[in-house]
RNA sequence: GGUCGGGCCCCGCGGGUGGCACGGCCGUGAAUCUGGUCAGGGCCUGACCGCAGCAGCCAUAAGCGGACCGGCCAGGCCGUGGAUCGCCUGGCCGUC
Numbered sequence: 001g002g003u004c005g006g007g008c009c010c011c012g013c014g015g016g017u018g019g020c021a022c023g024g025c026c027g028u029g030a031a032u033c034u035g036g037u038c039a040g041g042g043c044c045u046g047a048c049c050g051c052a053g054c055a056g057c058c059a060u061a062a063g064c065g066g067a068c069c070g071g072c073c074a075g076g077c078c079g080u081g082g083a084u085c086g087c088c089u090g091g092c093c094g095u096c
Stems, first nucleotide, its partner, number of pairs: 001093008010082006017074004022070003025066004034059004042051002
């Protein structure tokens, strides 16, 4: 110097990791100042009816949680395909 590789840097694609006071979904969730239904009891009535309504139950708000589904982020990871000959390195050949 040539040639054939490997690695770093750069790009595309796929995956996965971590994070996010993001959006869904699920769960939980109010003695009273949410709603509904309101046993018992209370009021009203000659009676029927009705009225308010505690507990309980149901549904939820704020909040909290989730190894779920998405979104966003990363001087971080894996796989694959490239780009460039910028850097490092190995083999072979040639030359000094």
Molecule: Bacterial small signal recognition particle RNA
Organism: uncultured Phycisphaera sp.